Small-subunit ribosomal RNA, 5' domain from an uncultured Bacteroidota bacterium, 527 nucleotides, folded computationally. The prediction has a mean pLDDT of 84. It matches the Rfam family "Bacterial small subunit ribosomal RNA".

[in-house]
Context: one part of a larger RNA
RNA sequence: GAACGUUAGCGGCAGGCCUAACACAUGCAAGUCGAGCGAGAAUAGGGCUUCGGCUCUUAGUAAAGCGGCGGACGGGUGCGUAACACGUAGAUAAUCUGCCCUCUAGCGGGGAACAACAGUCCGAAAGGAUUGCUAAUGCCGCAUGUCACUGCGGGGACUCCGGUCCCCGUUGGAAAAGGGGCCCGCAAGGGUCUCACUAGAGGAUGAGUCUGCGGCCCAUUAGCUAGUUGGUGAGGUAAUGGCUCACCAAGGCAACGAUGUCUAGGGGAUCUGAGAGGACUAACCCCCACACUGGUACUGAGACACGGACCAGACUCCUACGGGAGGCAGCAGUAAGGAAUAUUGGUCAAUGGAGGCAACUCUGAACCAGCCAUGCCGCGUGAAGGAUGAAGGCCCUAUGGGUUGUAAACUUCUUUUAUACGGGAAGAAACCUCCGCACGUGUGCGGAGCUGACGGUACUGUAAGAAUAAGGAUCGGCUAACUCCGUGCCAGCAGCCGCGGUAAUACGGAGGAUCCAAGCGUUAUCC
Numbered sequence: 001g002a003a004c005g006u007u008a009g010c011g012g013c014a015g016g017c018c019u020a021a022c023a024c025a026u027g028c029a030a031g032u033c034g035a036g037c038g039a040g041a042a043u044a045g046g047g048c049u050u051c052g053g054c055u056c057u058u059a060g061u062a063a064a065g066c067g068g069c070g071g072a073c074g075g076g077u078g079c080g081u082a083a084c085a086c087g088u089a090g091a092u093a094a095u096c097u098g099c100c101c102u103c104u105a106g107c108g109g110g111g112a113a114c115a116a117c118a119g120u121c122c123g124a125a126a127g128g129a130u131u132g133c134u135a136a137u138g139c140c141g142c143a144u145g146u147c148a149c150u151g152c153g154g155g156g157a158c159u160c161c162g163g164u165c166c167c168c169g170u171u172g173g174a175a176a177a178g179g180g181g182c183c184c185g186c187a188a189g190g191g192u193c194u195c196a197c198u199a200g201a202g203g204a205u206g207a208g209u210c211u212g213c214g215g216c217c218c219a220u221u222a223g224c225u226a227g228u229u230g231g232u233g234a235g236g237u238a239a240u241g242g243c244u245c246a247c248c249a250a251g252g253c254a255a256c257g258a259u260g261u262c263u264a265g266g267g268g269a270u271c272u273g274a275g276a277g278g279a280c281u282a283a284c285c286c287c288c289a290c291a292c293u294g295g296u297a298c299u300g301a302g303a304c305a306c307g308g309a310c311c312a313g314a315c316u317c318c319u320a321c322g323g324g325a326g327g328c329a330g331c332a333g334u335a336a337g338g339a340a341u342a343u344u345g346g347u348c349a350a351u352g353g354a355g356g357c358a359a360c361u362c363u364g365a366a367c368c369a370g371c372c373a374u375g376c377c378g379c380g381u382g383a384a385g386g387a388u389g390a391a392g393g394c395c396c397u398a399u400g401g402g403u404u405g406u407a408a409a410c411u412u413c414u415u416u417u418a419u420a421c422g423g424g425a426a427g428a429a430a431c432c433u434c435c436g437c438a439c440g441u442g443u444g445c446g447g448a449g450c451u452g453a454c455g456g457u458a459c460u461g462u463a464a465g466a467a468u469a470a471g472g473a474u475c476g477g478c479u480a481a482c483u484c485c486g487u488g489c490c491a492g493c494a495g496c497c498g499c500g501g502u503a504a505u506a507c508g509g510a511g512g513a514u515c516c517a518a519g520c521g522u523u524a525u526c527c
Stems, first nucleotide, its partner, number of pairs: 002523005009379006015372002017337001023334002026332003031069003036066002044057005076290003086214007095207002100203007108142001110140002117132006149172001151170008178195007218260001223253003228250008265287004270279003292313005315326004343369001345368003351365001352363004382413004392404005419463005427454001432449008471516005476497003482511005492499002
């Protein structure tokens, strides 16, 4: 965060599985790069043809493969957790940080493979085996060694005495030499610009770890603890630490509540209240935890990884019975549970993210639309005049009066809204292309062009016409609002007190009234 009963005209903004962290059909939700690399179909066109086909171009196009970056963000849920999980204040002289920014130095010369591909083979499938060839910004040696790091030696400064910083000598330890544009050159190659790359210093951002304090219930939970508490040494980690291990000591926590049980994600906030306080954690933001259940690591700057891997388990599905596949607590949607909670929608136009030089591609993030009175807010259902106080209804002391009631009729006016027909946005400026200017091929600035899901929507103009639009609950007191009839402790009402047994303002109906109003009541809950 409501539900139910009844009623219902419109709009704006917000909200919408609180229950089964139950099970899920189907589709989509994480890709991208040919300006890293090798290879390259189908189709179309041309040529040849023994009509089987072969070859060239289109076009190095599509799909796939190696490789890079991203899949650790974004999105969901609240199971667990009473904990340094969270909040707040600190520490890190005990740490790491891809992409980004600034700066310094470099970018030399080689090698061996593995996919793709081709051949052979196994399997129902999922998939796999083997032989052979090959490229790279993939992998591996070698050279170079500034700065930083490791080990050793020497000197100095500071110090919380743990350590930190500076200087000198010495040992070990890198690289993509790549891609693209332009220019010169017959070519080889060279120059320049740019994007990458390597080593390092600093920054920014993000993260890890540690500490003080703070916030649930139960004592009908009083003792708990052997890696337990501490030390030495070692291992491990980015890093401190019983984190782990060996040895040694016997400690450590607890009535200021240990241990145990129950409950619970924490906070900003939100509701209430004069405040103090109490309640709560829906929506939005920050942090944490989790991803069928349990465990494990790999890769990586970052994970012990929702749409990755492995193992075990439960469940579901396929099977040729040998074996395999899966994980909606992503967005829709289905079944179930339930009082109860929506569309198997549109677009990447904007904002943001990933990749890319870019064009662009992807994006159920996001922006929109659909459903629902679920809430809040706004508007309307007409306005003015109109007394024979009409008729009818209801009531009474009944030839009459009261009330419904200016209410209606009737006259005049308006057209919000609805309807019909027209006009019609802002959200868009960038990227990119072209042109111009400044210094330098590139960069920066200016101008023009291109781009809208929502949507022919919002908004607006015209037309005719009161025309299209009111209900619900209550009326004994609390508590605003009263009479008649029916019923007769019956039928019934009720939040409490209590009404009803023959004149019931309390039950049921009617007339009237009161309170709210597209809502009104009831139930649930908090202050």